[in-house]
RNA sequence: UCGUGCUAGACGGGGAGCUAGCGGUGCCCUGCACCCGCAAUCCGCUAUAGCGGGGUCGAAUUCCCGCUCGAGGUUCAGGGUCCGCGGAGACUGCUCUCGGCAUGUCAGCGUCGAUAACCUGGCCCUGCGCGGCGAGACGCUGCGAACCCCGUCAGGCCCGGAAGGGAGCAGCGGUAAGUAGUUAGUUUCGGGCGCCGCAGGUACACCGGGUUGGAGUUGGCGGCCGGGCGUAAGUCUGCGGUCCGGAUCGACAGCGGGUGCACGA
Repeated sequence: UCGUGCUAGACGGGGAGCUAGCGGUGCCCUGCACCCGCAAUCCGCUAUAGCGGGGUCGAAUUCCCGCUCGAGGUUCAGGGUCCGCGGAGACUGCUCUCGGCAUGUCAGCGUCGAUAACCUGGCCCUGCGCGGCGAGACGCUGCGAACCCCGUCAGGCCCGGAAGGGAGCAGCGGUAAGUAGUUAGUUUCGGGCGCCGCAGGUACACCGGGUUGGAGUUGGCGGCCGGGCGUAAGUCUGCGGUCCGGAUCGACAGCGGGUGCACGA
């Protein structure tokens, strides 16, 4: 060095959790890895830390050690990014609103005279009047009484010797009550009547005119200051998650090193 037979050992490992601790069942990762039995109100053990039974490989691609890489897990009264849900309403912002300033801009009015002050008138109220309208009365016109209204009264009647006198129907004329009308007239009353008149008043808010005086004034949209109701974008805060980061464990993989006995050639 080679061959044969053995032995140690291997035939998965890891994370969290459980546990005094270790390993396992169950969960997750890795990725492919002998079988059977046990186990969460657990199971088996004790630093040689699953137990019991069976099988295969076997000193190396497979066992042991170290380093590197690193899936994934855990953790961080922690730092940052982003997302979701909830809360707050101090500040900034925003919506609405009230008050003030009279600052900006646009437009109108204004030296053909603004705001303001004063005067006067209107608007408003009261009283009176006038006019108009409506109703009534008077007045006026027409009609209007068989007799019981008037005048005149033919005829007829009565009285009278006569002259003459008287009553009086019809007719004619008129009138009363009443009735119809009324263009005009007089008068009384009334009113959602009036570019009407007179007197007085209130208010000076609005409108017109005048005088003084000499440059502002009105509206829209902005601005600034202060107050209020709200909103929650910024902000603050709580919880959860993603990603980055720190710590820790670490599968798979890569590299390096190490490893026994017997016999024969």